C1' cells in the first nucleotide's frame, strides 16, 4: 500500500466481497509446563443452607462461673465435706446506655436530566469523629428496662403489678462566648458584609479510670470522656456557562404554568408550598412528544481527522422484591432499619405470623455461554475500645476454565547403499529425505530425593535515660537495651543432587484474490463456496491419499467493532448524458457583502496564572533470570477559566466617498400582458339554380353518401373555430408561453446623457404568486377535429395500426386542480480569461448632397473553434474554463416514487415519504464485430430475357419410415440422400442364427519338452470349421562336450477388438468462396479498448492500379509464374503422314523413297493496352479502331488467405482415455445388408411426326489390354460358341452414333412407349433359390408434356448423339470419371428475390436476430400492506374510594420531673388537606393475531401473445 467482481474487449461511475487489528466471547479438532491477568454480557428471574456489623464491663444496675476469705447451719471419720448469707479478685455476659451501623461490598433496572464531564459561583449553606485557640464542668430531682411476679398466645410476641442504676432523662445556678433587638463606625457586588464597639434579652455540662497526699476533701494530678464558642481540615448541599444520542411520518407546548407581593418551610436560595395580583414563559439555534441509553477517565480501530464502545480498574450518579411514606441521626427518606399497600414464597393449633443474595460462596431457571457452598485476618484498610483485643466473604491467598497476554519445552551434532515403506512416473527415475536407522552428546520443563526462604512492620513484658507540666511525686509520650512471641499462602518460590531422549504436536489451507500440486474415486450426483465461481468421465475448486505452505499449545469457524470505504468527502466527493438543479419568479428569517478615516477590542493572535484526580497511552530509569506484569520520574492531557498585551483581517459604533445598486431626462424596437371592436380566405350546413350517375375511401376493399338527384358547379345566407403568405437557429416574456387588423389600459428590457441618492447589494429555508396539455364544477357555445362508443376492413386472433361515423372535450365566462422529456435534461448573481464568422436592436466615427458599404462600441441571439476542463461524448466570453457568495439535490439495482401517517383537493389525485425481502450487479461513454422488414455503392445464371429440365408415369438407385433373428455402421438444410460403396450371390461383412477354438487367425520375449522336425498323404464323425486317429518323412550350419538357426508343444508375459468417445486428438476433407479479403513492423493519434495504414476521389474481375492523405513499408491472399488448348517457326521423323518421283495390287503408304502436308515430340516466337483516335485530374484506366491465329486475365485446369461451422471422419490408417479377455477376440455353415401399406431425393426411358421403323452411307477423340484384348474364318435368329492370326501396343484388338440419302408409318394409347409376366436359351462362377447379367419368342402396363413449387445453363456453352476407362470372375452401370460429333436462343436492365463485398447509420445483440426481451394467467415458496373483529402493553385526563405517614385543627380521656397547685406542657383519640395501590369512563400511542383481499420478490425447458431494442416492422 491494495486486490477480486458488470464487458467480446475498454474507460468511468457504482455497489458487493477479501487481505489487517481487536474481543468479558461461543463452537469444532487438538492439548506439555509456568507467570500475570480475567471469568453471569441472557432473567433488576426465583432462591435452600452457611457466613457478610459489630464493639465498649475503663458509662450502669444485675446475673453466672471460678479462686481466696468471713459468718452461721448440718453431717460426722474433729478437720474435712455440703448447702446458705457476705466480702474480695478474675473471666463471661442478656438488658439500659455510648459509638458505629449513611463507610466498605453489589448491580445498571430507571434516568436525555445540572444525571455526567469541564469551568466558575454561594455576600444563600451544613459538617459526628479529627486538629488548633479560648472558656467551663456548680448544685439537685423524678423515672424506666433488666430482675421478680401475675396473665394472654401454637408461635411471633404482648399486657399488668412491685422494685432498681447510669456518661439515660429533667429543672436551677454561672455566661468566656453564641443568638436576637437597638444605636455607632468602616466597607461592598442589587440583597448585604465586617467590627479585638456599647446596652438589653436569651442560652450549657457527666462522669469514668490510674496515681499521689491525707487538710479524707466540693483535695491535687495524668489520660479518656463532656459543655459553649471561634477557626481549620474532610465530606456534602445548592446555582450557573459550555459540551456529548436518534426521530419533523412528533410543530406547536404550558395554569403553579411565567413573573410579582406577602407568608410558610428548609442547613440554605428558590413556585419548594400556599394566598392574592398580572398574563406571561418555551419553541425551527428544534420546544413538546416518541424511541434508545447510566455518564466519565478511558478502551478498540485509524496516518490523522474521525468512527465504534463504556467489561475488569478509578471518579460520579441511580437502585436495593414492586410502589408510597416518614422516624432516628452530624449525615438516610436508609441493601442485611421501621410503617403501609401489592405480588410471590414459607410456617400455622386457621386465630395469626414470617421473608427479601443487584454482599461472598452456592441452587434452580432461561441461555451459544461465564468458576469453589475454599483458607486466613499473617499483611493493607475499616468499626468499637484506654488498651489487650474482638469483628471484617473489604482484603490477602489458594482452587477451576488455553478465556487472554507473555515465557519455556517437546532435543542437539554427525550420519548416503540417498535403506525399507508410502506417493508419483515419460518406467529411466523422482520425492518423502539427513528425515529415519546408527554413532556421540546435553539435561531446560516434568519425575524422584534433600535443603529451604522473603513478605514481620509492630504489639506486649522488663530495665534504663531525657523532657513538657507540677509545690512535689508518680507518670503519659519519645528513645535505647533485653526477654518471650505473631505467616493464610506453604514445605510453596528458590537451591542442590539423581536417572534417562526418556513423558510432551497439532490445526487450517493449497483455482484466483493468497504462500502452497499431483494421483485416485465421483460424474450438475454426492458435495464445496468469503466474492468470482467449481462438479454433466481426463476436477490442482467435491471426497480420500501423498506432497507442500502457514501458524503453533494452539489452529480454524461464527458473531461484533473500526479499517481498507475519498462508499456522508471538516481534513476529503459530486449533480449536461452515470444517482443528483426545485417548472418559474417575488420575497421573510438566515448566510455573505464596495472604497477611505477614527474609535472599540467580541472573534483572532501572543504571554502569564489556575485547573485539567489517580490509573492508562508515550519517553527515560528500576524490580521479578527475560518478557508479560509491577514500580519511580518526566512528558502529555490538543480543554476550560482569569489577567495583561497586539490591532493586520472580520465584527460593532461613527464620519465620509462613488465605482455596486436605484432614481431622473431623451429615444427607438418588440407575436410581452388585459379588454373592446372589426376583417377576409377556407371547412361545414341551409335555400335556390345548372346538371347526371356516381361520389368518397384504400395497399386492395368494404362500411358510408347518392335517382327522394349526391359529387361537381353558380348565387345567397347562417355559424363557429383558426389566423395562409410575410416567417427568419428572427423578436418579446421569469417560466408556462405569445403570430389577422384597429383602439384603450399596462409591465419589462435596451441605448444615450452623467443630473441625482449614497451600499440602499447578492442569494434565499419556510411563505406567496404564476404555471402547457389533459381533468373537475356551474353556465353558455359547438363549424372542423375528435378519447369513449358503433360499423367496415386486415389478421390465426386484432378490444390496434387503415377506413366511415361519432359523444365528452377542444372555444368563452367564473372557479378548482398544480402536474409534464415543465429540457439547454445545464439553479441564481458577480468578476476574470486567445479568436473567427452570421444575425436582431441602439449609439458614435469616417465619408457623402443624402444614404449604403466601412470602422468603433453596448445589449441580445446563433455557428465554428483555442487554452483549459471532461470517463468519454463534448463544453468552450451565452463555459461544462478559472474564482467568490448563497440556495436546492444525490449516495448500488429492484421493492417504490409504492405502503402507512399527515397536509391539500369536489373528485381524479398531488405533496411529503419508508421497511421487510431480493440481486451482484444495475448504469454512462466510447471500441470492435454481428444484425436491421436502415441508407449509399458494387458484384454473382441472383433476378430479368431465353433454352432445356425436375415435380405427374414406369423403372433404376439412395434415404426416411415400417418390418425383421438380423435387415451392420456412418453421412442428415444449403454443405446427407446414384454419399463412404471405382462393383453386397459365397468372400467382402462389420449384422443375425447355429456349430467350434482359447497364448489364440497375426507379432515379440522368456520357459518345459521334442528333433522320426517342418511338411505331405489317408481314415472316421461332421454342413464346414474342428476334433480323433494312422502312414510317409532320419532339417541346416559349426569350433562336434554341445551351441546357433528353424519348427512344433506346455506355461507365463501378452495378442486381438469395424467395442465407446470426431465434444480428448493427429491427419485428411466439406463449406462460406476463387469471395477479395486477412494481417504485421515501425511511426502517429487516443487515458484505454482501439484507430490510422486498409478510409477518401477515380478505376478494376481483383486491397487491380492511379491520385490524394500521418503515415511509411511488409507478409498471407489477387494476378503472374505451372499444365492443357488455339497460330506460327526451328529441329527431329517411327509404329504416324504421302505432295512430288518410281514400283506394285482387284483394292489398301502395300513397297522403294520423301519431310513438303497432317500428325507426334522437343525448343522457341507470339499478346504487352505495345500502336492510333477519343474520354478522364491528361493519372490509373475506359471506349473505339488498326494489325493479328488470338485483344484487353484469349478459353479451360491445377492452385483455396486469416478464419467460421466443438461441420465430417476413432469404420481407411494413426492415437489418449475407458471397456472386454473360454469373449465385445478367432474360425465355419446358412441367413441378412436386396425384406415393403408408404414418403422424399437423384437419374434413365418415354409420352412421339424436328418422331418411329427399315435399307443404304460418311466423319472422331480420350483411352484399355497378358490368369488380358482377341482379328479373318466357321456354327447359332441372337446372346454366344469353336478357334487362336496379331498384340506388353501411334503397328493388333478398333466397326462411332446422331447427321445424310431413299422408303414406310399419318396422329392412334398407335409401326409411340416399353414396364410386367410366361416360355426357351447364353455367359461368369464351388454355387445364380433367396439374389446376377445378357439373348430370342410371346405378352404389351402406366404414360398423350405433368398442380403448388423448383433446378441447370451466357458459347463451342445449353441441348442432343454416341465412344472409352476405373472397380470387376460376373454384374445390379440407366451411376461415376473422361472423350469426341452436331450445335442454339437470350441478357432491356439492377426495381425486386437469394448470396456476397465496401463505406456509413442505429442497437438494450456479443452463444452475436435461430439474438435479446415484456406483461397477464397457472403452480410453489417467502416477506409485506389493507381488513369485520379478537387479545395485550404504555401513557395522560376526569371521577370514586383512600392505607401508612408528615403537617394542621381539636383534644371533654390520660400523665412522674417545672410552677404561684390554678395551670403550663405532653400523650392517646378524633376531624381536615395531601396521598400509593385499587376501581371506573372516554381516549391517545404501540404491538400481536385473523376469515378474506392487494400488489411485490424468487423459482424447472408451463400457457397466451410479441410491447421494447434495427425505421423492432404503427419511430
Nucleotide at each position: 500500500a491494495g486486490a477480486g467482481u458488470u464487458u467480446g474487449a475498454u474507460u468511468c461511475u457504482g455497489g458487493c466481497u477479501c487481505a489487517g487489528a481487536a474481543c468479558g466471547a461461543a463452537c469444532g479438532c487438538u492439548g506439555g509446563c509456568g507467570g500475570c491477568g480475567u471469568g453471569g454480557a441472557u432473567a433488576a428471574g426465583a432462591c435452600a443452607u452457611g457466613c457478610a456489623a459489630g464493639u465498649c464491663g475503663a458509662a450502669c444496675g444485675g446475673g453466672a462461673a471460678u479462686g481466696c476469705u468471713g459468718g452461721a447451719u448440718a453431717g460426722c471419720u474433729u478437720g474435712c465435706u455440703a448447702a446458705c448469707c457476705g466480702g474480695u479478685a478474675u473471666u463471661c455476659u442478656a438488658g439500659u446506655g455510648g459509638c458505629g451501623a449513611a463507610c466498605g461490598g453489589g448491580u445498571g433496572a430507571g434516568u436525555a436530566a445540572c444525571a455526567c464531564g469541564u469551568g466558575a459561583g454561594c455576600a444563600a449553606c451544613c459538617u459526628a469523629c479529627c486538629u488548633g485557640a479560648a472558656a467551663g464542668a456548680g448544685g439537685g430531682g423524678g423515672a424506666u428496662a433488666g430482675c421478680c411476679u401475675g396473665a394472654g398466645g401454637a408461635a411471633a410476641c404482648u399486657c399488668g403489678g412491685a422494685u432498681u442504676a447510669a456518661u439515660a432523662c429533667c429543672g436551677c445556678a454561672u455566661g468566656u462566648g453564641g443568638u436576637c433587638g437597638u444605636g455607632c463606625a468602616g466597607g461592598a457586588c442589587a440583597u448585604c458584609c465586617u467590627g479585638a464597639c456599647a446596652c438589653g434579652a436569651u442560652u450549657a455540662a457527666a462522669g469514668g479510670u490510674g496515681g499521689c497526699c491525707u487538710u479524707u476533701g466540693u483535695g491535687c494530678u495524668g489520660c479518656c470522656a463532656c459543655u459553649u464558642c471561634c477557626a481549620g481540615a474532610u465530606g456534602g448541599g445548592c446555582u450557573c456557562g459550555c459540551g456529548g444520542c436518534c426521530u419533523a411520518u412528533c410543530a406547536g407546548u404550558u395554569a403553579g404554568u411565567u413573573g410579582g407581593u406577602g407568608a410558610g418551610g428548609u442547613a440554605a436560595u428558590g413556585g419548594c408550598u400556599c394566598a392574592c395580583c398580572a398574563a406571561g414563559a418555551c419553541g425551527a439555534c428544534g420546544a413538546c412528544g416518541g424511541g434508545u441509553a447510566g455518564u466519565u477517565g478511558g478502551u478498540c480501530u485509524g496516518a490523522g481527522a474521525g468512527g465504534a464502545u463504556g467489561g475488569u480498574c478509578a471518579a460520579c450518579c441511580a437502585c436495593a422484591c414492586u410502589g408510597g411514606a416518614a422516624c432516628u441521626g452530624a449525615g438516610a427518606c436508609a441493601c442485611g432499619g421501621u410503617c403501609c399497600a401489592g405480588a410471590c414464597a414459607c410456617c400455622u393449633a386457621c386465630g395469626g405470623g414470617u421473608g427479601g443474595c443487584a454482599g461472598c460462596a452456592g441452587u434452580c431457571g432461561a441461555g451459544a455461554a461465564u468458576c469453589a457452598u475454599u483458607c486466613a485476618c499473617a499483611a493493607u484498610g475499616g468499626g468499637c475500645g484506654a488498651a489487650a483485643g474482638c469483628c471484617u466473604g473489604a482484603u490477602g491467598g489458594u482452587g477451576c476454565g488455553a478465556c487472554g497476554c507473555c515465557g519455556c519445552g517437546u532435543g542437539g551434532a554427525g550420519g548416503a547403499u540417498g535403506a525399507c515403506g508410502g506417493u508419483c512416473u515419460u518406467c529411466g527415475g523422482a520425492u518423502u529425505g539427513u528425515a529415519a536407522a546408527c554413532u556421540c552428546c546435553u539435561g531446560u520443563c516434568a519425575u524422584c530425593a534433600g535443603g529451604g526462604a522473603g513478605u514481620a512492620a509492630g504489639g506486649u513484658c522488663g530495665u534504663g535515660u531525657a523532657u513538657a507540666g507540677u509545690a512535689a511525686c508518680u507518670g503519659a509520650c519519645a528513645c535505647a537495651c533485653g526477654g518471650a512471641u505473631u505467616g493464610a499462602u506453604a514445605g510453596u518460590a528458590c537451591c542442590u543432587g539423581a536417572a534417562g531422549a526418556g513423558g510432551a504436536a497439532g490445526a487450517g489451507a493449497c483455482g484466483g484474490c493468497u504462500a502452497a500440486c499431483u494421483c485416485u474415486g465421483u460424474g450438475c450426483c454426492a458435495g464445496c463456496a468469503g466474492c468470482c465461481g467449481c462438479g454433466g468421465u481426463a476436477a490442482u475448486a467435491c471426497a480420500g491419499a501423498g506432497g507442500u505452505c502457514u501458524c503453533a499449545a494452539g489452529c480454524g469457524u461464527u458473531g461484533u467493532u473500526c479499517g481498507g470505504a475519498a462508499u456522508c468527502a471538516c481534513u476529503g466527493g459530486g449533480c449536461g448524458u452515470a444517482a443528483a438543479g426545485c417548472g418559474u419568479g417575488c420575497g421573510u428569517a438566515g448566510g455573505c457583502g464596495g472604497u477611505a478615516g477614527g474609535g472599540u477590542a467580541a472573534g483572532u493572535c501572543a504571554g502569564a496564572u489556575g485547573u485539567g484526580a489517580a490509573a492508562g497511552c508515550c519517553c527515560a530509569g528500576g524490580g521479578c533470570u527475560c518478557a508479560a506484569c509491577c514500580u519511580u520520574g518526566g512528558a502529555a492531557c490538543u480543554g476550560c477559566a482569569u489577567c495583561c498585551g497586539a490591532u493586520a483581517c472580520u465584527g460593532c459604533c461613527u464620519u465620509a466617498c462613488u465605482u455596486g445598486a436605484g432614481g431622473a431626462c431623451u429615444g427607438g424596437a418588440g407575436g410581452g400582458g388585459a379588454g373592446u371592436c372589426u376583417g377576409g380566405a377556407a371547412u361545414u350546413c341551409a335555400u335556390g339554380g345548372u346538371g347526371u350517375a356516381g361520389c368518397a375511401g384504400u395497399g386492395a376493399a368494404a362500411u358510408g353518401c347518392g335517382u327522394a338527384g349526391a359529387u361537381a358547379u353558380c348565387a345567397u345566407g347562417a355559424g363557429g373555430a383558426a389566423c395562409a403568405c410575410u416567417a427568419g437557429u428572427g423578436g418579446c416574456g421569469a417560466a408556462g408561453g405569445c403570430g389577422a387588423g384597429a383602439c384603450u389600459c399596462u409591465g419589462g428590457a435596451c441605448a444615450g446623457u452623467u443630473c441625482u441618492u449614497g451600499a440602499c447589494g447578492c442569494u434565499g429555508a419556510g411563505g406567496c404568486a404564476c404555471g402547457a396539455a389533459g381533468g373537475c364544477u356551474a353556465g353558455g357555445g359547438u363549424a372542423g377535429c375528435g378519447a369513449a362508443g358503433c360499423g367496415g376492413g386486415u389478421u390465426a386472433g386484432a378490444u390496434a395500426c387503415c377506413c366511415g361515423c361519432g359523444u365528452a372535450g377542444u372555444c368563452c365566462u367564473a372557479g378548482c386542480a398544480g402536474u409534464a422529456a415543465a429540457c439547454g435534461g445545464u439553479g441564481c448573481a458577480c468578476g476574470u480569461u486567445u479568436g473567427g464568422u452570421g444575425u436582431g436592436g441602439g449609439a458614435g466615427g469616417a465619408u457623402u448632397c443624402g444614404a449604403c458599404c466601412c470602422c468603433u462600441u453596448c445589449c441580445g441571439u446563433g455557428c465554428c473553434g483555442g487554452a483549459g476542463c471532461u470517463a468519454a461524448c463534448g463544453c468552450g466570453u451565452u463555459a461544462a474554463a478559472c474564482g467568490u457568495g448563497c440556495c436546492g439535490c444525490c449516495u448500488g439495482g429492484g421493492g417504490a416514487a409504492u405502503a402507512c401517517g399527515a397536509u391539500c383537493g369536489c373528485a381524479a389525485g398531488a405533496u411529503u415519504a419508508a421497511a421487510a425481502c431480493u440481486c451482484a450487479a444495475a448504469g454512462a461513454a466510447a471500441u470492435u464485430g454481428a444484425c436491421g422488414g436502415g441508407g449509399a455503392c458494387c458484384c454473382g445464371c441472383a433476378c430479368a430475357a431465353g433454352c432445356g429440365g425436375u415435380g405427374g408415369a414406369g423403372u433404376a438407385u439412395g434415404u426416411g419410415g415400417c418390418u425383421u433373428a438380423a435387415u451392420u455402421c456412418g453421412a442428415u438444410g444449403c454443405a446427407a440422400c446414384g454419399c463412404g460403396a471405382a462393383g453386397a450371390a459365397c468372400c467382402u461383412u462389420a449384422c443375425c442364427u447355429g456349430g467350434a477354438c482359447u497364448u489364440g487367425a497375426c507379432a515379440u520375449g522368456c520357459u518345459u519338452g521334442u528333433c522320426g522336425u517342418a511338411g505331405u498323404c489317408c481314415u472316421g464323425c461332421g454342413a464346414a470349421a474342428g476334433c480323433a486317429g494312422g502312414a510317409c518323412g532320419u532339417c541346416a550350419c559349426c569350433u562336434c562336450g554341445g551351441g546357433u538357426g528353424g519348427a512344433c508343444c506346455u506355461g507365463c508375459a501378452c495378442a486381438g477388438g469395424u467395442g465407446c468417445u470426431g465434444c480428448a486428438u493427429g491427419g485428411c476433407c466439406g463449406u462460406c468462396g476463387u469471395c477479395a479479403g486477412c494481417u504485421c513492423g515501425u511511426g502517429u493519434c487516443g487515458u484505454g479498448a482501439g484507430a490510422u495504414g486498409u478510409u477518401g476521389g477515380g478505376u478494376u474481375a481483383a486491397g487491380u492500379c492511379c491520385c490524394g492523405c500521418a503515415a511509411c513499408g511488409a507478409g498471407c491472399g489477387c494476378a503472374a509464374c505451372c499444365c492443357c488448348u488455339g497460330u506460327g517457326a526451328g529441329c527431329a521423323g517411327u509404329u504416324g503422314c504421302c505432295a512430288g518421283c518410281g514400283c506394285g495390287u482387284a483394292a489398301u503408304g502395300g513397297c522403294g523413297g520423301g519431310g513438303a502436308c497432317u500428325c507426334u515430340g522437343c525448343u522457341c516466337a507470339g499478346a504487352c493496352u505495345g500502336c492510333c483516335g477519343g474520354u478522364a485530374c491528361c493519372a490509373a484506366a475506359c471506349c473505339g479502331g488498326a494489325g493479328g491465329a488470338a485483344g484487353g486475365u484469349g478459353g479451360g485446369g491445377a492452385c483455396g488467405a486469416c478464419g467460421u461451422c466443438a461441420a465430417g471422419u476413432c469404420a481407411g490408417u494413426a492415437u489418449g482415455g475407458c471397456c472386454u479377455u473360454u469373449a465385445u477376440g478367432u474360425c465355419c455353415a446358412g441367413g441378412g445388408c436386396u425384406g415393403c401399406a408408404c414418403a422424399c431425393g437423384u437419374a434413365c426411358u418415354a409420352c412421339a411426326a424436328u418422331g418411329c421403323c427399315c435399307a443404304g452411307u460418311a466423319c472422331a477423340a480420350u483411352g484399355u489390354g497378358a490368369a488380358c484384348c482377341g482379328a479373318u474364318a466357321c456354327c447359332g435368329c441372337g446372346a454366344g460358341g469353336u478357334g487362336g492370326a496379331g498384340g506388353a501396343a501411334a503397328u493388333c484388338c478398333u466397326u462411332a452414333a446422331a447427321a445424310c440419302u431413299g422408303g414406310g408409318c399419318u396422329c392412334a394409347g398407335u409401326u409411340c412407349g416399353g414396364a410386367u409376366u410366361g416360355g426357351a436359351g447364353g455367359c461368369u462362377g464351388c454355387a445364380a433359390c433367396u439374389c446376377g447379367c445378357c439373348u430370342c419368342c410371346a405378352u404389351g402396363a402406366a404414360g398423350c408434356u405433368g398442380g403448388a413449387a423448383u433446378c441447370g445453363c451466357u458459347a463451342g456453352u445449353a441441348a442432343u448423339g454416341g465412344c472409352u476407362c476405373a472397380u470387376c470372375a460376373g454384374c445390379a452401370a440407366c451411376g461415376g470419371a473422361g472423350c469426341c460429333g452436331u450445335g442454339a436462343a437470350u441478357a432491356c436492365g439492377u426495381u425486386c428475390c437469394c448470396g456476397g463485398g465496401u463505406c456509413u447509420u442505429g442497437u438494450a445483440c456479443a452463444c452475436a436476430c435461430c439474438g435479446c426481451c415484456c406483461g397477464u394467467c397457472a403452480c410453489a415458496u417467502c416477506a409485506u400492506g389493507g381488513a369485520a373483529g379478537c387479545c395485550g402493553g404504555u401513557c395522560g385526563c376526569g371521577c370514586c374510594c383512600g392505607a401508612a405517614g408528615u403537617g394542621u385543627c381539636u383534644g371533654c380521656g390520660c400523665c412522674a420531673a417545672c410552677c404561684u397547685c390554678g395551670g403550663a406542657g405532653g400523650c392517646a383519640g378524633g376531624g381536615c388537606c395531601c396521598g400509593a395501590a385499587g376501581g371506573u369512563g372516554a381516549g391517545a400511542c404501540u404491538g400481536g393475531u385473523a376469515a378474506c383481499u392487494g400488489g411485490g420478490a424468487u423459482g424447472a425447458a408451463g400457457u397466451c401473445g410479441u410491447a421494447a431494442c434495427a425505421a423492432g416492422g404503427u419511430a
Small-subunit ribosomal RNA from a metagenome, 1515 nucleotides, folded computationally. RNAcentral holds the sequence, with entries from SILVA.